[in-house]
Predicted 3D model of RNase P RNA and transfer RNA as a complex of 393 nucleotides. Its mean pLDDT, the model's own confidence on a scale to 100, is 76. It holds a member of the Rfam family "Bacterial RNase P class A". The family's RNA type in Rfam is ribozyme.
RNA sequence: CAAGUAGAUCGCCUUAUCGCUGUCUCGAUUUGUCGGGAUGGAGGAAAGUCCGAACACCAGAGUGCAAUCAUAGUGGCUAACGGCCAUCCACCGCAAGGUGAGGAAAAGUGCAACAGAAAGAAUGUACAGGUUAAGCUGUAGUGAAAUCAGGUAAACUCUAUGAGGUGCAAUGUCAUGUAUACUAACGCUUGAGCGCUGCACGUGCGAUGUUAGAGGGUAGACAGCUAAAGUUUGCUGGUAACAGUAAACGUAGAUAAAUGAUAAGGAUUAAAGCUUUCGGGCUUUGAUACAGAAUUCGGCUUACAGAUUUGCUUAAACA
RNA sequence: GGGGAUGUAGCUCAGCUGGCUAGAGCGUCCCGAUGGCAUCGGGAAGGUCGUGGGUUCGAGUCCCAUCUUCUCCA
Numbered sequence: 001c002a003a004g005u006a007g008a009u010c011g012c013c014u015u016a017u018c019g020c021u022g023u024c025u026c027g028a029u030u031u032g033u034c035g036g037g038a039u040g041g042a043g044g045a046a047a048g049u050c051c052g053a054a055c056a057c058c059a060g061a062g063u064g065c066a067a068u069c070a071u072a073g074u075g076g077c078u079a080a081c082g083g084c085c086a087u088c089c090a091c092c093g094c095a096a097g098g099u100g101a102g103g104a105a106a107a108g109u110g111c112a113a114c115a116g117a118a119a120g121a122a123u124g125u126a127c128a129g130g131u132u133a134a135g136c137u138g139u140a141g142u143g144a145a146a147u148c149a150g151g152u153a154a155a156c157u158c159u160a161u162g163a164g165g166u167g168c169a170a171u172g173u174c175a176u177g178u179a180u181a182c183u184a185a186c187g188c189u190u191g192a193g194c195g196c197u198g199c200a201c202g203u204g205c206g207a208u209g210u211u212a213g214a215g216g217g218u219a220g221a222c223a224g225c226u227a228a229a230g231u232u233u234g235c236u237g238g239u240a241a242c243a244g245u246a247a248a249c250g251u252a253g254a255u256a257a258a259u260g261a262u263a264a265g266g267a268u269u270a271a272a273g274c275u276u277u278c279g280g281g282c283u284u285u286g287a288u289a290c291a292g293a294a295u296u297c298g299g300c301u302u303a304c305a306g307a308u309u310u311g312c313u314u315a316a317a318c319a
Numbered sequence: 320g321g322g323g324a325u326g327u328a329g330c331u332c333a334g335c336u337g338g339c340u341a342g343a344g345c346g347u348c349c350c351g352a353u354g355g356c357a358u359c360g361g362g363a364a365g366g367u368c369g370u371g372g373g374u375u376c377g378a379g380u381c382c383c384a385u386c387u388u389c390u391c392c393a
Base pairs, nucleotide, nucleotide: 002314003313004312005311006310007309008308009307010306012266013265014264015263016262017261018260020041021040022039023038024037025036026035027034028033043290047301048300050299051298052297053296054295055167056166057165058164062201063200064199065198066197068163069162070161071160072159073087074086075085076084077083088102089100090099091098092097103158104157108156109155110152111151120148125140126139127138128137129136171223172222173221174220182213183212184211185210186209193205194204195203230249231248232247233246234245235244236243237242267288268287269286270285271284272283273282274281275280320392321391322390323389324388326386329345330344331343332342338376347363348362349361350360351359369385370384371383372382373381
C1' cells in the first nucleotide's frame, strides 16, 4: 500500500421572508376566538411490533389439575428479558474473528427415500482367517449413518425453569344523544347465565335477567401525557456487561395529526472542462440517504447517500 | 394504536407425517382431423415454490428474519 476483520462517532450548516404547533404573558372580544411579544418543537433508527417491563382495568390477576406457549453448556449483569458480558465445547476461517434452538436417545412412541445382505428386527455378498459346528474374527463393498447400550428431539415426548388475560381504542370524569323498545331460546331465588383457554371446587353478580339476532344513538372535551429503572462528563471498583459517586443539564406533546416552503450564501462529494510550482486551485452541471414522534422506558431486528475514526490480522502469490 | 391470515407455471389452485425428476384445469405453441374455422384427438414448452439465512444425509414442507397483499378490532 492492498485485502480483510471487530467496533465507535456524525448523519448537512447559516441568514432572510412566509407559514404550522405547544407553553407563558399583554391586549381586544360578539366567549367562538383574534392580534402582539417571549420561549420550546423528531430519530439513530421515531420503523417492524419480535421480546421484556412500567402503568391501568378484569375479584389488587381465588385454589387445584390439565392444556398451550416460551427458554435450555457454565458463571455473571439487569427492574425484567428470549437481551448483554465473560468463559468451556463443537463447527467455519491462513489469521484477526464469526456462528451455535449446545438439557435428555440408559422412560416410551415414531422416522430413515435411493443404494445395500441387513436401517434396529433379523441376518450375511466377496476375499482371507478360523471351527466338531456356528457371522465366530478381520478386510472390502452400500450409504448421511452398519453392532455401538447406533442416528434423529428446528419428530412426538421427557426433565428443569418461567408465563393469568386485555392493552392508553387501557382507565377515570364531564357533556351530547338514544330503544329499560322489537324477535328467538333459556330462566325468574329449588338460579338461566356472566365474571377474557378448558374442567372441578370456591366466591361475587344475577330478574328493569342472560345469550343470540336485527337495529337505534353518540363520533365532543378534560385527565391519563411526559422528570424518566433520565442524559452528558469526570473519578472509583470490576477482565467485561455493569455498579457506585460528584458536577452539570433537565429536553416535543400534535389528534387526521404541527416540526415546513422559498431565496441567497457556505460545506462535503461526483462528472466534465481549464490550469499547475504535481501538494493543489478555478469554472459549469448535478447529488446530500433511510425515514418521520402518537402512553412511556430497556433490548432485538431491519433500512440507510455520505463523512470521520480506533484496535487487530494477513498463509500463498505479486510489487 | 393493537391483532390475524396469504404468497407454488401467464391465470385459478393441489402438494398428506420432510424422500426419487413438484402436479392438475384453463391458457400458449406444434402436429393431426376439416375445403376452411371452431369443437375434438395427440404432443411439447413453461417453475430461483415471495426473499435471505439455519436445522437435516436430504426442505415447497421444519425453525428464524424480512418483504408483498388481504383482513378484523371502539